[in-house]
A computed fold for a 117-nucleotide RNA from Hymenobacter terrenus, annotated as SAM riboswitch aptamer (S box leader). It was read from a public genome assembly, where an Rfam model found it. Taxonomically the source falls in Hymenobacter (Bacteria, Bacteroidota, Cytophagia, Hymenobacteraceae).
RNA sequence: ACCUUAUCAAGAAAGGCGGAGGGACAGGCCCUACGAUGCCUUAGCAACCAGUGGUUUACUACCAGGUGCUAAAUCCUGUUCGAAGACGAUGCAAGUCGGAUUCGGAGAAGAUAAGUU
Numbered sequence: 001a002c003c004u005u006a007u008c009a010a011g012a013a014a015g016g017c018g019g020a021g022g023g024a025c026a027g028g029c030c031c032u033a034c035g036a037u038g039c040c041u042u043a044g045c046a047a048c049c050a051g052u053g054g055u056u057u058a059c060u061a062c063c064a065g066g067u068g069c070u071a072a073a074u075c076c077u078g079u080u081c082g083a084a085g086a087c088g089a090u091g092c093a094a095g096u097c098g099g100a101u102u103c104g105g106a107g108a109a110g111a112u113a114a115g116u117u
Base pairs, nucleotide, nucleotide: 001117003115004114005113006112007111008110013042014041015040016039017038021031022030023029025078026077027076028075043070044069045068048066049065051062052061053060054059074109079106080105081104082103083102084101087098088097089096090095
């Protein structure tokens, strides 16, 4: 780095350094000199892996060693399928077509863990 599997609406902030952009990408919408992003320290959250116990490779309890995380649902949307649908077009009408927007399913991309090469 590629690939595989699992998870992603819960949870958890203070101080110091520093001084302008940041939230992966695009659009939106936000955060930010009342000091962001980042780095360091301390604190915390969670429980993927490891460890210990019950046991049957499942499952489960404890712990917190290796990671991870501590603005906003992965901040929202992105591709596709389905439902609703203001309104518009057409039509005598029934109906047909388009359709802002809303909701749901699956997926893509991304993040994290564990593993293969």